[in-house]
This is a predicted structure of a 1515-nucleotide RNA (small-subunit ribosomal RNA) from an uncultured prokaryote.

RNA sequence: GAGUUUGAUCCUGGCUCAGGAUGAACGCUAGCGGCAGGCUUAAUACAUGCAAGUCGAGGGGUAACAUGAGUACUUGUACUUGAUGACGACCGGCGCACGGGUGCGUAACGCGUAUGCAACCUACCUUACACAGGGGGAUAGCCCGAAGAAAUUCGGAUUAAUACCCCAUAGUACUAUAAGACUACCUGGUCUAAUAGUUAAAGCAUUGUGGUGUAAGAUGGGCAUGCGUCUAAUUAGCUAGUUGGUAAGGUAACGGCUUACCAAGUCAUUGAUGGGUAGGGGGUCUGAGAGGAUUAUCCCCCACACUGGUACUGAGACACGGACCAGACUCCUACGGGAGGCAGCUGUAGGGAAUAUUGGGCAAUGGACGCAAGUCUGACCCAGCCAUGCCGCGUGAACGAAGAAGGAUUUCGGUUCGGUAAACUUCUUUUAUAUACCAAGAAAAGUCUAUGCGUAACUUUUUGACGGUACUAUAUGAAUAAGCACCGGCUAACUCCGUGCCAGCAGCCGCGGUAAUACGGAGGGUGCGAGCGUUGUCCGGAAUUAUUGGGUUUAAAGGGUACGUAGGCGGUUAAAUAAGUCAGUGGUUAAAGGCAGCAGCUUAACUGUAGAACUACCAUUGAUACUCUUGAUCUUGAGUAUAAUUGAGGUAGGCGGAAUUUAUGAUGUAGCGGUGAAAUGCAUAGAUAUCAUAAAGAACACCAAUUGCGAAGGCAGCUUACUAGACUAUAACUGACGCUCAUGGACGAAAGCGUGGGGAGCGAACAGGAUUAGAUACCCUGGUAGUCCACGCCGUAAACGAUGAAUACUCGAUGUAUGCGAUAUACUGCAUGCGUCCAAGCGAAAGCAUUAAGUAUUCCACCUGGGGAGUACGCUCGCAAGAGUGAAACUCAAAGGAAUUGACGGGGGCCCGCACAAGCGGUGGAGCAUGUGGUUUAAUUCGAUGAUACGCGAGGAACCUUACCUGGGCUACAAUGUUAGUGAUCGAUUCAGAAAUGGAUCCUUCCUUCGGGACAUGAAACAAGGUGCUGCAUGGCUGUCGUCAGCUCGUGCCGUGAGGUGUUGGGUUAAGUCCCGCAACGAGCGCAACCCCUAUUCUUAGUUGCCAGCACAUAAUGGUGGGGACUCUAAGAAGACUGCCGGCGCAAGCCGAGAGGAAGGUGGGGACGACGUCAAGUCAUCAUGGCCCUUACGCCCAGGGCUACACACGUGCUACAAUGGUGCAUACAGAGGGCAGCGACCUGGUAACAGUGAGCCAAUCUCAGAAAGUGCAUCUCAGUUCGGAUUGGGGUCUGCAACUCGACCCCAUGAAGUUGGAAUCGCUAGUAAUCGCGUAUCAGCAAUGACGCGGUGAAUACGUUCCCGGACCUUGUACACACCGCCCGUCAAGCCAUGGAAGUUGGGAGGACCUGAAGUAGGUGACCUUUCGAGGAGCUCAUUAAGGUUAAAUCAGUAACUAGGGCUAAGUCGUAACAAGGUAGCCGUACCGGAAGGUGUGGCUGGAUCACCUCCUUU
Repeated sequence: GAGUUUGAUCCUGGCUCAGGAUGAACGCUAGCGGCAGGCUUAAUACAUGCAAGUCGAGGGGUAACAUGAGUACUUGUACUUGAUGACGACCGGCGCACGGGUGCGUAACGCGUAUGCAACCUACCUUACACAGGGGGAUAGCCCGAAGAAAUUCGGAUUAAUACCCCAUAGUACUAUAAGACUACCUGGUCUAAUAGUUAAAGCAUUGUGGUGUAAGAUGGGCAUGCGUCUAAUUAGCUAGUUGGUAAGGUAACGGCUUACCAAGUCAUUGAUGGGUAGGGGGUCUGAGAGGAUUAUCCCCCACACUGGUACUGAGACACGGACCAGACUCCUACGGGAGGCAGCUGUAGGGAAUAUUGGGCAAUGGACGCAAGUCUGACCCAGCCAUGCCGCGUGAACGAAGAAGGAUUUCGGUUCGGUAAACUUCUUUUAUAUACCAAGAAAAGUCUAUGCGUAACUUUUUGACGGUACUAUAUGAAUAAGCACCGGCUAACUCCGUGCCAGCAGCCGCGGUAAUACGGAGGGUGCGAGCGUUGUCCGGAAUUAUUGGGUUUAAAGGGUACGUAGGCGGUUAAAUAAGUCAGUGGUUAAAGGCAGCAGCUUAACUGUAGAACUACCAUUGAUACUCUUGAUCUUGAGUAUAAUUGAGGUAGGCGGAAUUUAUGAUGUAGCGGUGAAAUGCAUAGAUAUCAUAAAGAACACCAAUUGCGAAGGCAGCUUACUAGACUAUAACUGACGCUCAUGGACGAAAGCGUGGGGAGCGAACAGGAUUAGAUACCCUGGUAGUCCACGCCGUAAACGAUGAAUACUCGAUGUAUGCGAUAUACUGCAUGCGUCCAAGCGAAAGCAUUAAGUAUUCCACCUGGGGAGUACGCUCGCAAGAGUGAAACUCAAAGGAAUUGACGGGGGCCCGCACAAGCGGUGGAGCAUGUGGUUUAAUUCGAUGAUACGCGAGGAACCUUACCUGGGCUACAAUGUUAGUGAUCGAUUCAGAAAUGGAUCCUUCCUUCGGGACAUGAAACAAGGUGCUGCAUGGCUGUCGUCAGCUCGUGCCGUGAGGUGUUGGGUUAAGUCCCGCAACGAGCGCAACCCCUAUUCUUAGUUGCCAGCACAUAAUGGUGGGGACUCUAAGAAGACUGCCGGCGCAAGCCGAGAGGAAGGUGGGGACGACGUCAAGUCAUCAUGGCCCUUACGCCCAGGGCUACACACGUGCUACAAUGGUGCAUACAGAGGGCAGCGACCUGGUAACAGUGAGCCAAUCUCAGAAAGUGCAUCUCAGUUCGGAUUGGGGUCUGCAACUCGACCCCAUGAAGUUGGAAUCGCUAGUAAUCGCGUAUCAGCAAUGACGCGGUGAAUACGUUCCCGGACCUUGUACACACCGCCCGUCAAGCCAUGGAAGUUGGGAGGACCUGAAGUAGGUGACCUUUCGAGGAGCUCAUUAAGGUUAAAUCAGUAACUAGGGCUAAGUCGUAACAAGGUAGCCGUACCGGAAGGUGUGGCUGGAUCACCUCCUUU
């Protein structure tokens, strides 16, 4: 820097990624070289070989080898000989304490750094001085003997030394005694001279080199001290040689190091003690740095060497390749006893994800010994293995376009990879292979000469493991050499196929449920490249522990409050000092590493060299502003004094009235009480009500207030006593006495606990009654603890201003309480409190704003993702309840704050709608029609399913339709189109068949402009076909919200932003309609208007329409002539706009039965449907992507089915009758249809209808009779002269065909039904209701349906409380898939980690007791040795490793059983929370309940709404 919480936003906050690094491991791959590195695990066990020897110039010597000599002689053998070179074993010297390995232990003076030793040692080396005389006895070896399997041991004899001992000599040594001078850092040190005592020696070789003593140096060590050095307080007290002293012992040396005695100290919150972890440092990685992490390789220090202990030798060890003892393990054994220690170099086994050769050489460097030559050296130098890392090189270069084949893809044109790639031509040769040449690394040492010694020159000679390697040259020939990961975003890189929440991917977000750039494959691309990815770990990013550099009102976070200890911080002035601070200088800060300069390997990595640096420590000199310290000074901080004021401040006592309950008495009678409604309860044994009297306990109306007081909790009748504070004034006194405060002690609502009282009301628990599906609740009736008092506990609350205390500073306005000013209730000023609003500033925002959340300082407390969890364990406190302190495993990628837009609310306001109300008529009951569900069926084809499916698609299923079922058939096809060709097919008859179809026979067309065309057939070919799936892949079309009034944009402005403003507000409207106002000004889609019909009039026109007047004709009729007046037809125009008047109003507009007018406030109706919502409906109208079928899921045919029928629902028709039925007579429409048609008139039939057929392609003819209505008559309230279902019989018509399954007519039959439960629908005027007519579809019709037409023609609307739907504003929200939302807890199931637990197992550290090896120190030492000084064996004692017994603590593992937690699929029960969440929620506490939870008590607002009060602003 990025991703990730949200619909979007800002913030807080975690998680994740991109970078670098690695002793790494794993996967795939692999050409070369250089330089580095290579058991991080089992400090597990080790076979074999090697890793420390050397000196003959110390010694006695001679086992082996060689030389010489000698002897024997079979001339090449044997033997002898220490004579020589040399040398096994032995004595002796030096070394073995270095080098090499490992990191067990160790939290320590172990390490780092800086000092000190006046408290010390130091072999070999260097320097100086001095010395080296005399003597002695042994002992290895060798020889002999013995024991034993062996290891080894014992005895005897004999022997040497640079081995050992004695004597002499000696001082600058040591000890003792006492003195003087100088000096210092505490004890002290140095120098001088004196006395007494003690201790030395070694030779070998001949240049020399060793030996002894003393002093000094160098080197190496020892000891002590300051500072620094991990983790947790759920480790708070530890300690008995412990702390100190005296004396002694011991040590190289100081010291409780050890012992005896004396004292009682020492350490510790600045973290003792105990626990856990760990070698430390230079350095390394990372980081801008500060830091964080780390301690491989290299260097320094420490510790260790199978485990534990112990000392010896030595200059040095308590000793890796030495010793002794104990233990474990392994090996040998003759069973008696012995041997061993790879954490040296190789190597083996084992462990593990994992780490190499039983290599070469001492050529170089270094070491031991030696005079030297030299010997030894798994130190070291080299080689081998491994891409483990870093660095370098290569896998070729140029030319060459048909842009080949092939792959992938495609919109079928092409595009892309291949790819300048190849082929072809030319070039180069790093590397490779072969050959040749051939290094540096070598300096010396040695010998010789010169020289007194350092040393120098010369002469001579020798030495290479690596290695015939590097390098160089020549030859050959592009010849020998490319992979890995990724491609959704972060993050560079995209398409096809397969798969279908499967298989799988995944670092985070997440991808996969049939069109996956996210899985698998492919093509292509991107990145790096002999490597590339993955995994682990560390730092970074992370300002996510914040010193640099964070926070705490609401996100995690201020302790409930004040007091106060340690600590931290601290007013004025001058002075002293110089601790902090600052500056200079000196020392140290090893080397390597890092940095930079130069240089060497062809370059680089790597290496060399000289620098700077090493931020730190110590010492020293100086400065003195600030801080500290010291002693002074001041008054403003703080306190005191005096005077006044103030208040529900506290404690204790006394008193008071109202109310309540109870008791008694009285009056009085039937209910009271309670609720949404009731019931339980009380009451005729007299309640409730009323009155009187009495008692009791608790609380204090009004005043009363956003008032006052108090540190907080909290405090309220009046009064008394005691007591604390605050403020004001004075500026009198003290003179910094102050601020904060871990630990601490004190106070601390309510609930709760203990003891004793008290108990009126209220009231957890409990009981009963209701409510409810249930109701462990809300409501009601009772009611215990409690509430009250005293004393004692508890110590917590939303103990809140969710805001720690203190000080200073920083615009204003206004109210209020108390006090002061001068006499005052105005007013005003000052101080201290309590409030409101606002500026700068701050803040994520909301907001805060002199009472800060602003600007600063000081101190304290607290936070670091959510959950687990304020839980577990431990500890402290408590009588208990519980409080305090306070984790981890595991799990998630979020949890959260503020604000925004929506949606929602059993929130509010306002408005509208046949939404309610007021009315009229229905549905729901009956019969039938029709659709749907269900059921049935071979099939009952499919779709539509709340509103927005259900007389819907279908505006018409007997066949067809038809998609369904059964059966029979067809297959490059049925149908269609194009087409060469042909003129026959068609048709007719007949046979089989249910038909499709198949067979047979007959027949050969029409028009023609002669070109051809119509028609039919048709080889071959092209395009198949699918009412199969997906409406959740789609287009188009449609429904609904809704004809609701809304939905947006540009610019500007406001806001960090999402967004807001405009569009809100005041009015008004049917309307976001219009007006006014306004940080908005404008605009668009919608509204309205423009369009059509209708209502009035006029103009024009006058047939098929009309007929007033004139005429003709008829029984009669616009029938005819004629007419245009009227009706009408159909074209145009006018008309209506709140235009006029009055009232109201700023205006818009509203009101007025106003006027006028045919019509009045959109006149009535229609068409017209904004942005969008419902993944709404339709793949079966059509179109269409993808998928599926292809002798079938396609096509043809017959029959059946879609019409089934216990039942349920929707929509209708007809009715139940008298506002009616029936009969007769009679009047008035509109709009449509008609040639495969409408069909008049006439005839027949009771009728349906039939026959005939005028007229009409329609204002002409026809369907066609309108009906309700009107007049007359009849019926008289009944299952009827209502109603017509059902059924029987007979017919008519359509049609190939009315069985399943048509309609109609006639006769007969005459069912249910007497106005319809809960509930529910439509309608506001030419509307409802009622009456008929027409049309489409159609052969016919199941039409009572749909769409139209006209006739007759109402009632009601007070109004907006309520139901439903909708618009706007506002409010709350944990919702955003948006309340059909979200979400809590128990129970049941699976998985996971954890706590408790009778027990059980193991580890480490200690305590007590017993036993006690080796060793060391002491004592003794009758035995041994003796040089007579003494030494030793043995015995004994002290200490002690290991071992045993025992009790307790601690840590860890495991465990029957058990507890809660987390996660998981769509389980079960409820619905606690989010809206007033339907009882506001939450906090503390107590009780209760399957569970969420409920209730009591006190508290909080982080509660909505309404009302009231107060305050502020403006006028």
The prediction has a mean pLDDT of 81. The sequence is in RNAcentral, with records from ENA.